Bacterial RNase P class A from Klugiella xanthotipulae, 358 nucleotides, folded computationally. Lineage of the source: Bacteria > Bacillati > Actinomycetota > Micrococcales > Klugiella. Rfam family: Bacterial RNase P class A. Rfam classes the family as a ribozyme.
[in-house]
RNA sequence: UGGGUCGACAAGACGGUCGCGGCAUCUACAGGUGUCGAGGAACGUCCGGGCUCCACAGGGCAGGACGGUGGGUAACACCCACCCGGGGUAACCCGCGAGAAAGUGCAACAGAGAGCAAACCGCCCCUGGCUUCGGCCGGGGGUAAGGCUGAAACGGUGGUGUAAGAGACCACCAGCGGUCGUGGUAACACGGUCGGCUAGGUAAACCUCGUCCGGAGCAAGGUCAGACAGAAAACGUUGAGGCGGCCCGCUGAGUUUUCGGGUAGACCGCUAGAGGGUUGCGGUAACGUGGCCCCCAGAUAGAUGGCCGUCCAUCGCAUACGCGUGGACAGAACCCGGCGUAAUAGUCGGCCCAUUCA
Numbered sequence: 001u002g003g004g005u006c007g008a009c010a011a012g013a014c015g016g017u018c019g020c021g022g023c024a025u026c027u028a029c030a031g032g033u034g035u036c037g038a039g040g041a042a043c044g045u046c047c048g049g050g051c052u053c054c055a056c057a058g059g060g061c062a063g064g065a066c067g068g069u070g071g072g073u074a075a076c077a078c079c080c081a082c083c084c085g086g087g088g089u090a091a092c093c094c095g096c097g098a099g100a101a102a103g104u105g106c107a108a109c110a111g112a113g114a115g116c117a118a119a120c121c122g123c124c125c126c127u128g129g130c131u132u133c134g135g136c137c138g139g140g141g142g143u144a145a146g147g148c149u150g151a152a153a154c155g156g157u158g159g160u161g162u163a164a165g166a167g168a169c170c171a172c173c174a175g176c177g178g179u180c181g182u183g184g185u186a187a188c189a190c191g192g193u194c195g196g197c198u199a200g201g202u203a204a205a206c207c208u209c210g211u212c213c214g215g216a217g218c219a220a221g222g223u224c225a226g227a228c229a230g231a232a233a234a235c236g237u238u239g240a241g242g243c244g245g246c247c248c249g250c251u252g253a254g255u256u257u258u259c260g261g262g263u264a265g266a267c268c269g270c271u272a273g274a275g276g277g278u279u280g281c282g283g284u285a286a287c288g289u290g291g292c293c294c295c296c297a298g299a300u301a302g303a304u305g306g307c308c309g310u311c312c313a314u315c316g317c318a319u320a321c322g323c324g325u326g327g328a329c330a331g332a333a334c335c336c337g338g339c340g341u342a343a344u345a346g347u348c349g350g351c352c353c354a355u356u357c358a
Stems, first nucleotide, its partner, number of pairs: 001354009010344001012311007020037007039329001043340002046338005051217004058248004063213005068082005083097001084095004098208002103206002105202002120147002122143009155173006174198002176195008221268004230259006241251002275294008312327001315324003
């Protein structure tokens, strides 16, 4: 300098003027003063909770979620570290990461044959007929080492052995299984030893195994004020109803349908928090913990804005001044921790590779 890879920051500031909402305070009740006023994703509603109510959340079935190990957290399908497998020269990235000798399925074409399959061409032994004596046409048995097909053919190489072969047997490898040792919290890694055991793929197919799981949701749920008008039918202590389905258990008097009347107001929930900033310590890290400092929207048909001026991140030109460019995606509604998505005027840094110079 170029390329790659990982991470972080930013998204405008100040003044004046006019106009909004909250809080506090003053007040002559008209208003005045002070102060605060959208996000890194507020979007998606995909996860997890706090909180509220039902509530004996008690047992079971079904159903659902998760799936390497350890740690973090209120919790999680999130985050951190490590292990294994794959990709990449590397930094780094990816993984629906338990089980295929429990069972059932699925896999085009080719090929003899693709889960316990398979004999097309071959090889060997016995044998029949014909013969121009070169051979030709059959039958029975054995075989899976050689060839073909295929992405893949039931371990590999070399030997022994055999009629011909074959883990049939042997040596050395590979895989698988048992066992022991060392290291590690563990997943796992390395090594020793035994065993001829050789058992393809797919579970993001059904399934098996292990762990976890009540339900509904701020339009939850409460308080106050105010108004009205109930009637009929069915079921029900031989059990109504009791917040996903079913069963058991518990509880114990209402439940459902139709017709008709009144109300839609005010307040709480509603913003001091699993809060933020900074710093010390512990930890590889996520994070935890101590000290100090701070209070940063709470609307309710829904505020947070318009105009003017100055300045600014960046880029281009210029190099004394300066001129031009220039700011995207987007808008709180109970709150919080994540994930996913949108977008870039841009900026900064770590690491890897290549090249060049000192």